[in-house]
RNA sequence: GAAGCACAGAUGUCUAAUCCUGUUUUAGGAGCGGGGGACCCAUUUUUUUUGGGGCGGAUCCAGAAUGAUAAAGAGAACUGGUAAGGUACCCUUAGCCUGAGCCCGACAGCUAACCUCGUAGGCAGUAUAAGGGGCUGCU
Repeated sequence: GAAGCACAGAUGUCUAAUCCUGUUUUAGGAGCGGGGGACCCAUUUUUUUUGGGGCGGAUCCAGAAUGAUAAAGAGAACUGGUAAGGUACCCUUAGCCUGAGCCCGACAGCUAACCUCGUAGGCAGUAUAAGGGGCUGCU
């Protein structure tokens, strides 16, 4: 390196969110993530009004009901779907689950150098399975 056979994989999982050093107090660094920011390219529109934008998988559609009203529309809640996402080594298929929330404050396209910010919080306890691949062992 190739072929064949056999076979474990629960202390993990969502997430960028982990590790190291130091400490009387304040912290620092690495790794992993986010934002701002030229030429070129793109946009040709623009203005407190249909304002605009960011993190994230979490976007969008329809319905009915309630209320108001001359009538209509919008929002919250409700129902059904949907872009997208998760599901214990990886891929595919199926099943199951999520399809939120928050922030900037008149303002940002891309973007090298450069500047700057985050490193929270939750969940599970023999459990979703099948097929293929690969790790491992033997020949």